[in-house]
Context: one part of a larger RNA
């Protein structure tokens, strides 16, 4: 060097299962005060559906009956009008008698008698409603049939309208996002970022808007100049000089605006008009912006002229649908009409603001599917703010003396053990904390070894340099790493190795399905809260390593 055999499991990001965690899209179950329906239930009406009685009640009505109390007044005066008589007795009749009135009196009103009216009650009649009861002929009724019995105009059924209704169903429950969730945002205006035309992003930095104004804050003609500080002066006010556009402009910011102000005041007014519109700017489109000029009818001004809102830039919403007004359109055989069309206006925090519907919230650890390393958790990688280590500066401490020793402040490195940031390999799978076993490496050395300095007398130390050969513990508590405690020891160093090591072990913790407590939630359920329980597969092909044999 070649070929074996027996082993071992470090590697082949080993095998197995299109990752169950996470996200994206979807599904399925579940919940509810999500939306929209709906079974069922209940109520009422009508039909099937007929005959009676009694009561209650409402309305109308009556040659019916009764009642109506202030005080005063014979006294219980309902009101008004008429009224000089009325009623009874006996009589053939007249006459007569008695009582009540008239008169007087009281009182706002006077009484007998007649008529009418108001209010209340009783009674009667008619009609309606309703309650209860009775009937039998519809209808119903336990069964094999029939007749009884029983129930009975109820029930049942049908139709209509309501109420209730997660019992059931169909669905919705946005996007952006240095993973997602929570938070925040989503349209428009101003500035910076923006790199001296325009334009230009970010969950970059600052602010505003969802209007206001009609005796104007608009139009026009004319006129005017503000603000602040200092000095002089004064009881104040006023005034003078200097600086100078800051003041003011309805409102944010920016840019503008001074003798022609876009600022302030006064007079007159409504152009904050109707119809058309060349030509430009801007934008992917849709939209948005500026505007010469013409016609009509006006305002102001002596006139020339100016005026189609406001110093400019925010103050907003497509289409459909519906409504109002106007009027010269159309009018389904004809005439009308409805309807439609035209012009103007109105109705959306459609604010997720280019607006999916008129109309919509949640849970899933019982879960599932398609995908994603386009996107998180482990590990790696990059970075190194943080962390660890070193250097430099040297105020100061060290009696004096920066550097024996310690060292504020600032600066510069190295490392890649912490916490992060990023999201580059891996989601058709790279198994995660700790323990056990077995280790191997680094040195920034804890011990043992050798040196230098010392604020090293010695002993014991402190700091630094060299050095990795060997060594570097046992118990208690906790799942713990860590930590604390106890003890031994020369010392009980720090780290890397996918926070070494699960195709080597374990499975206490974390992190499925069961269950409970506390808390949160209406609920389904949830909780880096707690608690009990909970399947760890692989016969080694290759590489590596160990032992051994042959050539």
């Nucleotide at each position: 060097c070649c070929c074996g055999c027996a082993g071992u499991a470090a590697g082949a990001c080993g095998g197995a299962a299109a990752g169950a965690c996470c996200c994206u899209a979807g599904a399925u179950c579940c919940u509810u005060u999500a939306c929209u329906u709906u079974a069922g239930u209940u109520u009422u009406a009508u039909a099937u559906u007929g005959a009676a009685a009694a009561g209650a009640u409402u309305a109308u009505u009556g040659c019916u009956u009764u009642u109506a109390c202030g005080u005063a007044g014979a006294a219980u005066a309902a009101g008004u009008g008429g009224a000089a008589g009325u009623a009874a007795a006996a009589u053939a009749a007249c006459a007569u008698u008695u009582a009540c009135a008239u008169a007087a009196g009281u009182g706002a009103a006077a009484u007998a008698c007649c008529a009418c009216u108001u209010a209340a009650a009783a009674c009667g009649a008619u009609a309606g409603u309703u309650u209860u009861u009775u009937c039998u002929a519809a209808u119903u009724u336990a069964u094999u049939u029939a007749u009884u019995c029983a129930a009975g105009a109820c029930a049942g059924u049908a139709u209509a309208a309501a109420a209730u209704a997660g019992g059931a169903a169909g669905u919705u429950u946005a996007c952006u996002u240095g993973g997602g969730a929570c938070g925040a945002g989503u349209a428009c205006c101003u500035c910076c970022u923006a790199a001296a035309a325009u334009g230009u992003a970010a969950c970059g930095g600052a602010g505003g808007u969802g209007u206001a104004c009609a005796a104007a804050a608009g139009a026009u003609a004319g006129a005017c100049u503000g603000a602040a500080a200092a000095u002089u002066a004064u009881u104040u006010a006023a005034a003078a000089u200097u600086u100078a556009a800051a003041a003011g402009u309805g409102u944010a910011a920016u840019g503008g605006c001074a003798a022609u102000a876009a600022g302030u005041c006064u007079g007159u007014u409504u152009g904050a008009c109707a119809g058309u519109a060349a030509g430009a700017u801007u934008g992917a489109u849709a939209a948005a912006u500026c505007a010469c000029a013409c016609u009509g009818a006006g305002a102001c001004g002596u006139a020339a002229g100016u005026c189609g809102g406001u110093c400019a830039u925010a103050g907003u919403g497509a289409u459909c649908c519906g409504g109002u007004a106007a009027a010269a359109g159309u009018a389904a055989g004809u005439g009308g009409a409805a309807g439609c069309a035209u012009u103007a206006c109105c109705g959306c925090u459609c604010a997720a603001c280019a607006a999916a519907u008129a109309a919509a919230a949640g849970g899933a650890a019982c879960u599932c599917u398609a995908g994603g390393g386009a996107u998180a958790a482990c590990a790696g990688a990059u970075u190194c703010a943080u962390c660890a280590u070193g250097g430099u500066u040297a105020a100061g401490a060290g009696u004096c003396c920066u550097u024996a020793u310690c060292g504020a402040u600032g600066c510069c490195a190295u490392g890649g053990u912490u916490u992060g940031a990023u999201a580059c390999c891996u989601c058709g799978a790279u198994g995660u904390c700790g323990a056990c076993u077995c280790a191997u490496c680094u040195u920034a050395u804890c011990c043992u070894g050798g040196g230098c300095u010392u604020g090293g007398a010695g002993c014991a130390g402190a700091g630094c340099c060299c050095a990795a050969g060997g060594g570097u513990c046992u118990a208690g508590u906790u799942g713990u790493u860590c930590g604390c405690u106890a003890g031994u020891g020369a010392a009980g160093a720090a780290g890397g190795u996918a926070c070494g090591u699960g195709a080597g072990u374990u499975g206490g913790g974390u992190u499925c399905a069961g269950a409970a407590c506390g808390u949160c939630g209406u609920g389904a359920g949830a909780c880096a809260g707690u608690u009990c329980g909970g399947u760890c597969c692989c016969u080694a092909u290759c590489u590596g390593c160990u032992g051994u044999g042959g050539g």
The prediction has a mean pLDDT of 81.
The part of an RNA shown here (large-subunit ribosomal RNA, domain V) has 551 nucleotides and comes from Paralemanea sp.
A source record names the gene rnl.
NCBI's taxonomy places the organism under Eukaryota, Nemaliophycidae, Batrachospermales, Lemaneaceae, Paralemanea.
The full RNA is in RNAcentral, with records from ENA and SILVA.
Its Rfam family is "Bacterial large subunit ribosomal RNA".